c-di-GMP-I riboswitch aptamer from Proteobacteria bacterium UBA2363, 94 nucleotides, folded computationally. The coordinates come from a structure-prediction model, not an experiment, and the mean pLDDT is 87.

RNA sequence: GCACGACAAAGGCAAACCCAUCGAAAGGUGGGGACGCAAAGUCACCGGCCUAACGGCCCGGGUCAUCCCGGCCCACGGUAGCGGGACCGCCGAA
Numbered sequence: 001g002c003a004c005g006a007c008a009a010a011g012g013c014a015a016a017c018c019c020a021u022c023g024a025a026a027g028g029u030g031g032g033g034a035c036g037c038a039a040a041g042u043c044a045c046c047g048g049c050c051u052a053a054c055g056g057c058c059c060g061g062g063u064c065a066u067c068c069c070g071g072c073c074c075a076c077g078g079u080a081g082c083g084g085g086a087c088c089g090c091c092g093a094a
Stems, first nucleotide, its partner, number of pairs: 004092002012037002017032006035081001041087003045084003048079003055073003059070004
């Protein structure tokens, strides 16, 4: 240096849940709280997954109106704690 990752040391992050707040939602942010994490640091580039506002279908109902309610489709919205990839980083037993 490259791999690798310990009942090591120093530290770090924080699931569920609760409160506040933003959002149509998924979800985000702040506080509390710890299930876990050696990248649970950063980035939506690829795949997956979540949501479906806007838009579309014109499927059902109302109405006959280009409107309303419901249904279905859709990411330009999310998720980095789903996987891959990119970038960056602490420590050093075997």